[in-house]
RNA sequence: CAGCGACAAGCGCAAACCCGCCGAAAGCCGGGGGCACAAAGCCACGGGUCCUCGCCUCCUCGAAGGAGCCACGACCGCCGAGCUACCGCG
Repeated sequence: CAGCGACAAGCGCAAACCCGCCGAAAGCCGGGGGCACAAAGCCACGGGUCCUCGCCUCCUCGAAGGAGCCACGACCGCCGAGCUACCGCG
């Protein structure tokens, strides 16, 4: 040097689901729980996906309701980029 992850060793993290909490929601956080992960560590910079309180437009006599569209929201365990990193091999 993050090139490789075969043999290890000590670890780390924590899916689904359940309980609680916050949120309009996606989803976050805490506890339990373990599917997986050699960066499943951090980061929303690029792409992608998700939600829609609310703006706008349409349907409707009107309201309610419904539909379409849009992030200022969310996801880093979707991908890329950036930063950092244990052990072993090289």
A computed fold for a 90-nucleotide RNA from a Gemmatimonadota bacterium, annotated as c-di-GMP-I riboswitch aptamer.
It was read from a public genome assembly, where an Rfam model found it.
The prediction has a mean pLDDT of 81.
It matches the Rfam family "c-di-GMP-I riboswitch aptamer". Gene Ontology term of the family: cyclic-di-GMP binding.
Of the family's consensus pairs, 94% are formed in the model.